Predicted 3D model of a 72-nucleotide RNA (transfer RNA) from a Microcaldota archaeon. It matches the Rfam family "tRNA". Rfam describes the family as follows. Transfer RNA (tRNA) molecules are approximately 80 nucleotides in length. NCBI's taxonomy places the organism under Archaea, Nanobdellati, Microcaldota. RNAcentral holds the sequence, with entries from ENA. Its mean pLDDT, the model's own confidence on a scale to 100, is 81.

């Protein structure tokens, strides 16, 4: 060079057109306990960029950015 598939909190995910964008984990705080560990209760943290389609886009289309694997 060509081609396929993927990009969502620190970290690993779910969501395939319309709810406050889902869980786990980390992190703060509090409760439990004589402490620790385990447990529980709350908070805080994300859709790779750019444009287009649509009333509405994380989600469909194009381009661009990175990444895996095939081929040459």
């Nucleotide at each position: 060079g060509c081609g396929a598939c993927c990009g969502u909190a620190g970290g690993c995910u779910a969501g395939u057109g319309g709810u406050u964008a889902u869980g786990c984990u980390u992190g703060g705080a509090c409760c439990u306990u004589g402490c620790c560990a385990a447990g529980g209760u709350u908070c805080a943290g994300a859709c790779c960029c750019g444009g287009g389609u649509u009333c509405g886009a994380a989600u469909c289309c194009c381009g661009g950015c990175g990444g895996u694997c095939g081929c040459a």